[in-house]
Context: one part of a larger RNA
RNA sequence: CUGGGCGUAAAGCGCACGUAGGUGGAUAUUUAAGUCGUAUGUGAAAGCCCCGGGCUCAACCUGGGAACUGCAUACGAUACUGGAUGUCUAGAGUAUGGUAGAGGGAAGUGGAAUUUCCGGUGUAGCGGUGAAAUGCAUAGAUAUCGGAAGGAACAUCAGUGGCGAAGGCGACUUCCUGGACCAAUACUGACACUGAGGUGCGAAAGCGUGGGUAGCAAACAGGAUUAGAUACCCUGGUAGUCCACGCCGUAAACGAUGAGAACUAGCCGAUUGGAGACUACGUGUCUCUGAGUGGCGCAGCUAACGCGUUAAGUUCUUCGCCUGGGGAGUACGGUCGCAAGACUAAAACUC
Numbered sequence: 001c002u003g004g005g006c007g008u009a010a011a012g013c014g015c016a017c018g019u020a021g022g023u024g025g026a027u028a029u030u031u032a033a034g035u036c037g038u039a040u041g042u043g044a045a046a047g048c049c050c051c052g053g054g055c056u057c058a059a060c061c062u063g064g065g066a067a068c069u070g071c072a073u074a075c076g077a078u079a080c081u082g083g084a085u086g087u088c089u090a091g092a093g094u095a096u097g098g099u100a101g102a103g104g105g106a107a108g109u110g111g112a113a114u115u116u117c118c119g120g121u122g123u124a125g126c127g128g129u130g131a132a133a134u135g136c137a138u139a140g141a142u143a144u145c146g147g148a149a150g151g152a153a154c155a156u157c158a159g160u161g162g163c164g165a166a167g168g169c170g171a172c173u174u175c176c177u178g179g180a181c182c183a184a185u186a187c188u189g190a191c192a193c194u195g196a197g198g199u200g201c202g203a204a205a206g207c208g209u210g211g212g213u214a215g216c217a218a219a220c221a222g223g224a225u226u227a228g229a230u231a232c233c234c235u236g237g238u239a240g241u242c243c244a245c246g247c248c249g250u251a252a253a254c255g256a257u258g259a260g261a262a263c264u265a266g267c268c269g270a271u272u273g274g275a276g277a278c279u280a281c282g283u284g285u286c287u288c289u290g291a292g293u294g295g296c297g298c299a300g301c302u303a304a305c306g307c308g309u310u311a312a313g314u315u316c317u318u319c320g321c322c323u324g325g326g327g328a329g330u331a332c333g334g335u336c337g338c339a340a341g342a343c344u345a346a347a348a349c350u351c
Base pairs, nucleotide, nucleotide: 004322005321006320007305008304012319014201015200016199017198021194022193023192025088026087027086028085029084030083031082033081034080035077036076037075038074039073040072041071042070049065050064051063052062053061054060091191092188093187094186095185096183097182098181099180103177104176105175106174107173108172109171110154115149116148117147118146119145120144121143125136126135162169163168206247207246208245209244210243211242215241216240220236221235222234223233258318259317260316261315262314263313266296267295268294269293271291272290273289274288275287276286277285278284300307301306324351325350326349333344334343335342336341
């Protein structure tokens, strides 16, 4: 090198866009680069292999042949692949009309609740726990009524419901904006798929500058518990959580399942379109047909668990990754970062 694999054993990049590259629909003509055939030249000798010969045999020596799977040139073949030209519409896309949606960004608005402050009523406790204590309270707390301020989050609706590439997205209104799906036509005419590098997005925590801070709450303080208690429980409480801008670039970033395409029994839900039938015209019932989303299940697959038209089945294209455990996702070097650190990534040694 020829392999075998990647849901859970090692292994799918967190996700997308996209460069090079790889791969690529139907049909006709052409070309003859790949491909195939024939011929010629060359492919040193020795060696290997085959048939003989010589040392008494063998090793060894020696004659002939084959082979040297290659390269070059010429001529020929044209199915497939490639190149060129033309045509096509099944892939892909555009237009028209609709549909659903927590998809994204900005501005404004709302009610419930917590807390604080002000005022009224009111009096001795409140709070907290397994039990307590710290704590708060006669300078009038807790409770209750009225008012005000401010921040954060949006109960019910709510649903293995919806949307988004993923991260993720949930009060209401307005504005701006992305994508998806459906129906019927028209148009473009392979414009496609994947994607090394690259670029962008990317929860939480963390970092920088400036704001904000109600509740919660690392650190910290106190009270308990305990042999101890740097914890679990309680009372407090600062970063942080929130906003703007800029970094960070990681997660059990999970479906632990890369993307795209085709094919291969069905049954039952619920979401959202379209068509038809029935109709007590209801936001109704039934049937068919798309898209997405769940539960079971045949064949098949799987070590088993399980997967099963949303495949882990049967195939194709393409990228990424794995190759015993530890050492180690570490050291060194490099790149990036303000830092924290991230990415890339060994070896000795050892079992």